[in-house]
C1' cells in the first nucleotide's frame, strides 16, 4: 500500500425484580442544561442523560370490598444469549 482487531453503546429475545392501570411512564415535537463516543488526540447536524413544555393517548378481570391471582402498558431496573457498533478526519496496534 492492503487486510484486520478492539470501545462507550444501541437493538431484539428470555429470566429475576418493581411501577402504573385513582395514567404515571413509553413514543411524537420544541425549548434549556449536561455527558459520552476504539490506544492517543479533534469531534457532528449523530446518541445518551437531566429539567421544563405541548399535541396524542390505554384494559381490565376473577376474588368477598381485603389479601391475593391471572391480565394489560410501544413501562423503569438488572443479568444472560444473539445481532450491530470508533459520524468522521489525523496518528498509532496486528499481519502481509
Nucleotide at each position: 500500500g492492503c487486510a484486520g482487531a478492539g470501545u462507550a453503546g444501541a437493538a431484539u429475545g428470555c429470566u429475576g425484580u418493581g411501577c402504573g392501570u385513582u395514567a404515571a411512564g413509553u413514543g411524537c415535537c420544541g425549548c434549556c442544561g449536561g455527558g459520552a463516543c476504539g490506544g492517543g488526540g479533534a469531534g457532528u447536524u449523530g446518541c445518551c442523560c437531566g429539567g421544563g413544555g405541548g399535541a396524542c393517548g390505554a384494559a381490565g378481570a376473577a376474588g368477598a370490598u381485603g389479601a391475593u391471582u391471572c391480565g394489560c402498558g410501544g413501562u423503569g431496573c438488572a443479568g444472560c444469549a444473539u445481532u450491530c457498533g470508533c459520524a468522521u478526519c489525523c496518528c498509532g496496534c496486528u499481519g502481509c